[in-house]
RNA sequence: GCCGGAGUGGCGGAAUGGUAGACGCGCUAGACUCAAAAUCUUGUGUCCGCAAGGGCGUUCGGGUUCGAGUCCCGUCUCCGGCA
Numbered sequence: 001g002c003c004g005g006a007g008u009g010g011c012g013g014a015a016u017g018g019u020a021g022a023c024g025c026g027c028u029a030g031a032c033u034c035a036a037a038a039u040c041u042u043g044u045g046u047c048c049g050c051a052a053g054g055g056c057g058u059u060c061g062g063g064u065u066c067g068a069g070u071c072c073c074g075u076c077u078c079c080g081g082c083a
Stems, first nucleotide, its partner, number of pairs: 001082007010025003018066001026044002029041003045056004060074004
């Protein structure tokens, strides 16, 4: 240099073009306990807002579409192959 694959909350990891983040781990709070462990329940991206509610968020920048994590073009990083 060329070809292919991957990139999503704190971590792992799902999501057929149609509620973005299922499920698990971790963490917070509660129940249980003399106390703890285990177990069960609850909450857990970010910004604005008293609240109701709203904006933003899938590496980054564009495009297609009523609608994009998903399709197209480019970009960056990582992995594999070829030279």

RNAcentral holds the sequence, with entries from ENA. The RNA shown here (transfer RNA) has 83 nucleotides and comes from a Spirochaetales bacterium. The coordinates come from a structure-prediction model, not an experiment, and the mean pLDDT is 80. NCBI's taxonomy places the organism under Bacteria, Pseudomonadati, Spirochaetota, Spirochaetia, Spirochaetales. It matches the Rfam family "tRNA". Its family is annotated with triplet codon-amino acid adaptor activity in the Gene Ontology.